[in-house]
Molecule: Glycine riboswitch aptamer
Organism: bacterium
RNA sequence: CUGAAACCUGCGGGAGAGACCGGUCCCGAGACCGGCGCCGAAGGUGCAAUCUGUCCCGAAAUCUCUCAGGCAAAUGGACCGCAGGUGAAUG
Numbered sequence: 001c002u003g004a005a006a007c008c009u010g011c012g013g014g015a016g017a018g019a020c021c022g023g024u025c026c027c028g029a030g031a032c033c034g035g036c037g038c039c040g041a042a043g044g045u046g047c048a049a050u051c052u053g054u055c056c057c058g059a060a061a062u063c064u065c066u067c068a069g070g071c072a073a074a075u076g077g078a079c080c081g082c083a084g085g086u087g088a089a090u091g
Base pairs, nucleotide, nucleotide: 001091006086007085008084009083010082011081012080013079018036020035021034022033023032024031025030037071038070039069043067044065046063050059051058
């Protein structure tokens, strides 16, 4: 000098599933409680391909469960792209 991984910020994209029923408060929107039916892509649980030459240890899915969350719009949203920053591997 180069500037990987990772992280942060901003912008853009971003799925699924009852604007269900009853009750209380409320002008309403909405909030809470109960009932039934669903969804998976915040987070979390479990199994595991695979990776670290083997063992141990560790990492590990959009699979699984549905604890949490969600089921008009809005919000949120894994993940993807762009820009900037931190960062320092490598050469």